[in-house]
Parts: sequence; C1' cells; structure tokens
RNA sequence: CAGACGAUCGCUGGCCGCAAAAUGCGGUUGGAGGAAAGUCCGAACACCACAGGGCAAGGUGCUCUCUAACGGAGAGUCGCGGCAACGCGCAGGCAAGUGCAACAGAAAGCAGACCGCCGGAUAUUUGGCUUUAAGCCAAAGUUUCGGUAAGGGUGAAACGGUGCGGUAAGAGCGCACCAGUUUUCCAGGCGACUGGAAAAGCUGGGUAAACCCCACCUGGUGCAAGACCAAAUAGGGAAGCGAAUCGGGCGGCCCGUCUGAGCUUCCGGGUAGGUCGCAAGAGGCGUUCUGGGCAACCAGCGUCCCAGAUGAAUGAUCGUCAACCCUUUUUGGGUAACUGAAUAGGGUUACAAAAUUCGGCUUACGG
Repeated sequence: CAGACGAUCGCUGGCCGCAAAAUGCGGUUGGAGGAAAGUCCGAACACCACAGGGCAAGGUGCUCUCUAACGGAGAGUCGCGGCAACGCGCAGGCAAGUGCAACAGAAAGCAGACCGCCGGAUAUUUGGCUUUAAGCCAAAGUUUCGGUAAGGGUGAAACGGUGCGGUAAGAGCGCACCAGUUUUCCAGGCGACUGGAAAAGCUGGGUAAACCCCACCUGGUGCAAGACCAAAUAGGGAAGCGAAUCGGGCGGCCCGUCUGAGCUUCCGGGUAGGUCGCAAGAGGCGUUCUGGGCAACCAGCGUCCCAGAUGAAUGAUCGUCAACCCUUUUUGGGUAACUGAAUAGGGUUACAAAAUUCGGCUUACGG
C1' cells in the first nucleotide's frame, strides 16, 4: 500500500419526479478501516455530586519540549550490551522502618573461627646445658582457654583493592596510590547531568512489577449520557351536569343538603413510538506549498465536504489486466550447484467491518 477497470444483478442514506392509505416506482447523488477490533490510557460532550481542609483508595515516577490532555510522542541524560554503527531500559528512595532469600559453606546481615596462623595454661617425648638432688632452654605433639578475617576451602555474594609500615599473629591499625560515597567550591548546560578541585578512613550486599517512605495527579456514571414531542389503555387532579339511575353522611321518616359512583370538558406525569444529540470538526489533503523548530509539532496559505444507519446497508457473479506462487515446454549463461528470458495451464490476493466523537497504545493481517 490494502488489487485496478468494465458489465450484469442486488442493499442502503439524501434530493427530485410520479402515483398514493401505509408506501411503492423511476431518476440522480453519497455509502467502512488501518486497524472500524481489544476497550487499556487520555480527552471532548452530557447528567449527577461538590464550601474549604484532611484521611482512605487508585495511579504516575530521570530531564526538557510537544499536545486540548495523556501512562502518548520527540529530543536528550544516565545505566546496560556491542570493536563500532547502533540497540535496549515502568530509570525516585533499601544511607527511615519492617519483611524475604534455594544450594553449598564453620559462618549470610551491627556475620562468622572448619583448616591454618599466634599467645597463655597443661603435660608427654627427644635433644642440649648446669649438675648432689633437681632445674633451665629448644623442638615436636596432646588437651584446654583466648586472639586473628592476611592465607585455604564454599558460594551469585564473605563487609573496598594493591603495596609498605606495623604486630605475638593480624587488621584502615597507620601511610601512599587507586576505586567508591558524602560534603563544600569552581566551570559548562533551561534541566536531567557532566568535567575539575579540596576535605572526611566515611567503605553502607540484593530485593520497593515486597509492605512502605517521598513528590505529583485523580469526584462518579457513560450517547442505553441527556434534551424535546407524545398515542391507546389504566390511574391522578380541576371545573361543569343532574332530565333519569345506584350507594353513603346529617335524620325516626319525607323534603332538603353534603358526598361517592356516573356523564362531559380540560390539565399534568409516565410508557409505546418519534425527533434531536449525530457529522464543518482539537476535520481531511497539499505528491518538493511558505515560514519557525534537530525533531515531535506549531503558524500561514491553498483546496475538499468525505457513511450517519437502528430487523442496522456498503454485496455477489462474469470478463480483462496486475502482483506473487506452482507446474509443462522452449531457449541463453555456467563443469556443476544454480540462474536470466519466453510460452501454456493452474492456484492465491489477507485480517476484519462503523453505531456519539477525537488523540494514543496494544493485538490481528495474504502479498
């Protein structure tokens, strides 16, 4: 990008004409997507709620910019990977607290003594010395109490690294250099951050898509929102009628009067149904339009009007061509594998379809 063109038959919105009871017929014009999908995020719009502040709950998490807004996009910073071009990253805090972690290993979270090294006590052997007895010294080994994280060994990780000094043996215990951290200062950058200098022995494992802490953001429901018109039937309210009919109150009864049914007219609410919302917009296009910006994007200019259905239309068949694939035949190149061209036949051309609208993200998709 989303096969092209033509013919025939069909579906559907608008407009026009004819007939007309609903509606039908004819003409003309318009009729899905890059994802219309998932409904994940952000908005418009509508209704409901709402003084202000806080708690809870949920979300976001380097910086700047873009945008109506965003968890999106662009450009950067930092980290990781790569020789490099470049690629990837939900990228605040574990130095506030709590929690979690297999195996191996002596010890794994203000760690730890298995071997080794060193010291004290113990007491055995051997050797040496002084020798009356006995004692002293050295080495090796036993038991026991301590010191030690330099060495061995385990592990993904053993509490900075190397060297010198130091020590009974060792150790940032001290010093020099290196690495990191924190603080302060200087320079560059809008900023994240980067480069440099000085000081402090400060050396602090991982995990926050663990609870949590910090900063910032968030009211709810969705066009079946919602607004308007409005039938039949039933029910509500108001006014009137009483010629005739029925019931009730006042009363012992009649008259009378009040009232309920009844009849007529009107009013209002809801339902069916219909109209709007609903298509000129945060709109599309501009193949080398103009200007600004690295870019996302913004401004200007030109041009276009581009589905609005609700049992929910936008399809089917045929022909020609196109793209790709397979096979037959012919032929060129090559030792061969292989490959170029032509010919004939066959096959394939997807994923999926509006339902208030828009910006993103994600997923599906033949070639």